Predicted 3D model of a 520-nucleotide part of an RNA (small-subunit ribosomal RNA, 5' domain) from a Lachnospiraceae bacterium. The coordinates come from a structure-prediction model, not an experiment, and the mean pLDDT is 86. The RNAcentral record of the full RNA draws on SILVA.
Context: one part of a larger RNA
RNA sequence: GGAUGAACGCUGGCGGCGUGCUUAACACAUGCAAGUCGAACGGUUUUCUUACGGAAUGCGACUUCGGUCAAAGGAAGUAAGAAGAUAGUGGCGGACGGGUGAGUAACGCGUGGGUAACCUGCCUCAUACAGGGGGAUAACAGUGGGAAACUACUGCUAAUACCGCAUAAGACCCCGGCAGCGCAUGCUGCGGAGGUAAAAGAUUUAUCGGUAUGAGAUGGACCUGCGUCUGAUUAGAUAGUUGGUAGGGUAGCGGCCUACCAAGUCGACGAUCAGUAGCCGACCUGAGAGGGUGAUCGGCCACAUUGGGACUGAGACACGGCCCAAACUCCUACGGGAGGCAGCAGUGGGGAAUAUUGGACAAUGGGGGGAACCCUGAUCCAGCGACGCCGCGUGAGUGAAGAAGUAUUUCGGUAUGUAAAGCUCUAUCAGCAGGGAAGAAGAUGACGGUACCUGACUAAGAAGCCCCGGCUAACUACGUGCCAGCAGCCGCGGUAAUACGUAGGGGGCAAGCGUUAUCC
Numbered sequence: 001g002g003a004u005g006a007a008c009g010c011u012g013g014c015g016g017c018g019u020g021c022u023u024a025a026c027a028c029a030u031g032c033a034a035g036u037c038g039a040a041c042g043g044u045u046u047u048c049u050u051a052c053g054g055a056a057u058g059c060g061a062c063u064u065c066g067g068u069c070a071a072a073g074g075a076a077g078u079a080a081g082a083a084g085a086u087a088g089u090g091g092c093g094g095a096c097g098g099g100u101g102a103g104u105a106a107c108g109c110g111u112g113g114g115u116a117a118c119c120u121g122c123c124u125c126a127u128a129c130a131g132g133g134g135g136a137u138a139a140c141a142g143u144g145g146g147a148a149a150c151u152a153c154u155g156c157u158a159a160u161a162c163c164g165c166a167u168a169a170g171a172c173c174c175c176g177g178c179a180g181c182g183c184a185u186g187c188u189g190c191g192g193a194g195g196u197a198a199a200a201g202a203u204u205u206a207u208c209g210g211u212a213u214g215a216g217a218u219g220g221a222c223c224u225g226c227g228u229c230u231g232a233u234u235a236g237a238u239a240g241u242u243g244g245u246a247g248g249g250u251a252g253c254g255g256c257c258u259a260c261c262a263a264g265u266c267g268a269c270g271a272u273c274a275g276u277a278g279c280c281g282a283c284c285u286g287a288g289a290g291g292g293u294g295a296u297c298g299g300c301c302a303c304a305u306u307g308g309g310a311c312u313g314a315g316a317c318a319c320g321g322c323c324c325a326a327a328c329u330c331c332u333a334c335g336g337g338a339g340g341c342a343g344c345a346g347u348g349g350g351g352a353a354u355a356u357u358g359g360a361c362a363a364u365g366g367g368g369g370g371a372a373c374c375c376u377g378a379u380c381c382a383g384c385g386a387c388g389c390c391g392c393g394u395g396a397g398u399g400a401a402g403a404a405g406u407a408u409u410u411c412g413g414u415a416u417g418u419a420a421a422g423c424u425c426u427a428u429c430a431g432c433a434g435g436g437a438a439g440a441a442g443a444u445g446a447c448g449g450u451a452c453c454u455g456a457c458u459a460a461g462a463a464g465c466c467c468c469g470g471c472u473a474a475c476u477a478c479g480u481g482c483c484a485g486c487a488g489c490c491g492c493g494g495u496a497a498u499a500c501g502u503a504g505g506g507g508g509c510a511a512g513c514g515u516u517a518u519c520c
Stems, first nucleotide, its partner, number of pairs: 001520004006516005013392006019385002021350001026348003030345003035092003040089002043086010057072001060069003099303003108228008118220002123216007131165001133163002140155006171196003175192001177190005201208003229275003236266003241263008278300004282293004305326005328339004356382001358381003364378001365376004395425004405416004429461001432455004439447001464509005469490003475504005485492002
């Protein structure tokens, strides 16, 4: 000198764009953050229409005054249909999006290869299909248990839920054959016999779905060359350890696991151990080489109170799923239960220190749905903070009686100083009034009466901070008297201190200026 997710002191007008718990991966009240589909399904329920049905009330008639008959009237109910709603079964999505950096020195990350060792829902293309049956179960009803959370039994019922049978172009398995290719465990293609496994319908009739297979796309898995902090005051480490055979397991290779066999394997080119740390694109600095950092944004990884485990699924060993154990908190009728903000806000705590319990799905994107639409603290916006960068303003011209005041003085003056006042202008910003977008495609705008435009109006509402001995731009007076104090280094202060304190003046930067911390 440059830089910062900064903090502190003094000061503080406006706007744009960014940015804001670096500490306790500490504990969390409250609300919201993942739902959706009635065009998969049976119920339940509301309203309406039609048909059947005929209650209450009763015009009226008769009467032995007890009643009898009764036009009209249309309730409950039943059936069908239409339009909504929805607890449950079922489908898809809750593996994305969002957060954090605890762990990890590792194929975790970066970069270059490989899989002749792999998987891939939704999407695209292609080929071939969808025949015929069955048994349940929630909801519901009933009976119980429990304070609750919830739960047991009995009975009924549906499906795109579940299970057999049939069918198989193609696929897979098994057994031969031929051709081509490869360094190779082998790969590719052609042909033959046998065996195995599918399916679901819905509606507003035009669509949306279903099954099998192949190809693609996308996403993932694994292997590998090289690179990736410090310590030798850590020198030996290792028994599933290193390799083989066989088997199991996996989507798949593999000590991944098991049995047996062999005795290997790693290490001064630093093994093992210990400490520290998420990695990178990038960011800061520097002429560069380097050095430092890893906030925001983007890619990858890991984690979700702590430690284990699997289930479901195309995909998880799953932040707002399940089970077990532990700590903590809460409810309890003491028998037993409930919970997980490192999602967005917010609270306590810690700290030098870091924001609103805001608006909207209008846009972009995501999930569901045929659609309408619903959900979305992703996102877009607004609020708060000079935290940073950038822009603008706090007026312009004229004005010497060089006013007053203040400071100083050799008492003559000098400085402040064209500075002020005065006069003449202007209106950026702020304030007032009127108009008023783009962002949206036919409708739909949170932002927002915002940006922007126009008009009227008043110099009005808007300047501080640090420094002045040398380095280093900028000097005098008074006070103090090795005191009080200053200080980045050298050093100032003991009676004329340009170095302390105050004043006047001056220098620098400016809505900031200084200090502290850290990096080059």